SAM riboswitch aptamer (S box leader) from uncultured Peptoniphilus sp., 95 nucleotides, folded computationally.
NCBI's taxonomy places the organism under Bacteria, Bacillota, Tissierellia, Tissierellales, Peptoniphilus.
RNA sequence: UCUUAUUAAGAGCGGUGGAGUGAAUAGGCACUGUGAAACCCGGCAACCUUUUUUGGUGCUAAAUCCUACAGACGCGACAGGUCUGAAAGAUAAGA
Numbered sequence: 001u002c003u004u005a006u007u008a009a010g011a012g013c014g015g016u017g018g019a020g021u022g023a024a025u026a027g028g029c030a031c032u033g034u035g036a037a038a039c040c041c042g043g044c045a046a047c048c049u050u051u052u053u054u055g056g057u058g059c060u061a062a063a064u065c066c067u068a069c070a071g072a073c074g075c076g077a078c079a080g081g082u083c084u085g086a087a088a089g090a091u092a093a094g095a
Base pairs, nucleotide, nucleotide: 001095002094003093004092005091006090007089012041014040015039016038020031021030022029025068026067027066028065042060043059044058046057047056048055064088069085070084071083072082073081
């Protein structure tokens, strides 16, 4: 990089740390010194694996936090809203 599958559930009042975080672009909104990110420990259980025991990753605020692109519904019309699909992302396995 490509392919396939999944992506509305689940998971700490811990330690270190010391200001940011929520993928990208944009618009929002939310979390955070009542300690962010990161690391460790604990936990959860998605994929692969092990005859079983297990092991390899992964995950551990909010639907992938919401929206953007397309279609349908709805409305006198626009907007707001709902549903479906795509695009993009994330995770696992294979090449």
The RNAcentral record of the sequence draws on MGnify. The prediction has a mean pLDDT of 82.